[in-house]
Bacterial RNase P class A from a Streptosporangiaceae bacterium, 377 nucleotides, folded computationally. Rfam family: Bacterial RNase P class A. Rfam classes the family as a ribozyme. Rfam's curators write: Ribonuclease P (RNase P) is a ubiquitous endoribonuclease, found in archaea, bacteria and eukarya as well as chloroplasts and mitochondria.
């Protein structure tokens, strides 16, 4: 000076002029509700979106056991808690920083591996590589050798071919030819030992058979985890009230616990069912939190501890806009540059009960840490 990577942060600021929504003092008005002025203070987000996990809080409910269903899957550790964050391991890919992984089981079973091939779960001979037999024809004195044939009989799987993958590789002995059939080395697997780590696991040594495909992001097996419905939850006040028929009443109608069995539990004027009255209004939940933020201490780090210092919406058809000026950014024209002149834009995108994640979107912009490459010094 380039290239990459991996993390944070901004995303309009200042000013004046009108209007908004809460909260908390004042003043005025009303009989009451309520209304009016006036000070202060405050009033979208880093994703407020997705509603995909987890959970506070609410009811059901006083709480259980077992089938089904569901969810997560290396280890260890943060947390309130998880499918989340951290550090690590073990495979991969990358010079590298660093990046991915639906990461427990094929020895408990079933499936399924197209077409090619002989042959794809214990196979398996297409062309080969040998011996023997039969026949022909050559050499030879003999013994024996050699060509070429065959719907002929036997061994082989080392050689070549196919194919995503062929039932270890290398090089040897050994053989009629070969083969872990043996052998030395290696790789795999299985057992033993020693070290290191809290573990996943990771080095090293030694000892054996000789070697025992893939696929679970197929079904399934193992571990381990899961009550249910939700702020339209639930409360309180305020209106309005009846009629008639069934069943029941401790020999239990009928309900209750996502589904289904057990078990348990409410139940007396209860339940169901018909025709009818009223109400859609006020108000509570509703904004102090697993809070935020600074220090300092432990921990590699996620995050914990002390201490100090903050209070930051609460609407209900749902408030925070609207106009002027200027500044800054971004595009475009001049200009060697400093800068200059006009115009145009400034992203995704709005709280509805609250937080921890995860994911998805977003113009411009600044900021730092690794890696690699080139130069110079």
């Nucleotide at each position: 000076u380039g290239a990459g990577u991996c993390g944070g942060c901004c995303g309009g600021g200042c000013g004046g002029u009108c209007g908004c929504g809460c909260c908390a003092g004042g003043c005025c008005u009303u009989a009451c509700c309520g209304g009016g002025c006036c000070u202060g203070g405050u009033g979208a987000g880093g994703a407020a979106g997705g509603u995909c996990c987890g959970g506070g809080c609410u009811c059901c409910a006083c709480a259980g056991g077992g089938c089904a269903g569901g969810g997560u899957g290396g280890u260890c550790g943060g947390u309130a808690a998880c499918g989340c964050c951290g550090a690590c391991c073990c495979g991969g890919g990358g010079u590298g920083a660093c990046c991915c992984g639906c990461g427990g089981g094929a020895u408990a079973g079933u499936g399924c591996c197209a077409c090619a091939g002989a042959a794809a779960g214990c196979a398996g001979a297409c062309c080969g590589c040998c011996c023997c037999c039969c026949g022909u024809c050559c050499c030879g004195u003999c013994a024996g050798g050699g060509a070429c044939g065959g719907c002929g009989g036997g061994g082989u799987a080392a050689g070549g071919g196919u194919g995503a993958a062929a039932c270890g590789g290398u090089g040897g002995u050994g053989u009629a030819a070969g083969a872990g059939a043996c052998c030395a080395c290696c790789a795999g697997c299985g057992c033993c030992g020693c070290a290191g780590g809290u573990g996943a696991c990771u080095g090293c040594g030694g000892c054996g058979g000789c070697u025992c495909g893939g696929u679970a992001a197929a079904c399934c097996c193992c571990a381990c985890c899961c009550g249910g419905a939700g702020c339209a939850a639930g409360g309180u006040c305020a209106a309005a009230c009846g009629c008639g028929a069934g069943c029941g009443u401790u020999u239990g109608a009928g309900g209750g616990c996502g589904g289904c069995c057990c078990g348990c539990c409410c139940g007396a004027u209860g339940c169901u069912c018909g025709c009818g009255g009223g109400u859609a209004g006020a108000c509570c939940g509703c904004a102090u939190g697993a809070g935020g933020u600074u220090g300092c201490c432990g921990g590699c780090a996620a995050c914990g501890g002390c201490a100090g210092c903050c209070c930051u919406a609460g609407a209900u058809a749902g408030a925070u806009g609207a106009c002027c000026g200027u500044c800054g950014c971004c595009c475009c024209g001049c200009g060697c540059g400093a800068g200059c002149g006009g115009g145009g834009g400034c992203a995704c995108a709005g709280a509805a009960c609250c937080c921890g994640g995860c994911c998805u979107a977003c113009a411009g912009g600044c900021c730092g840490g690794c890696u690699c490459a080139c130069c110079c010094u």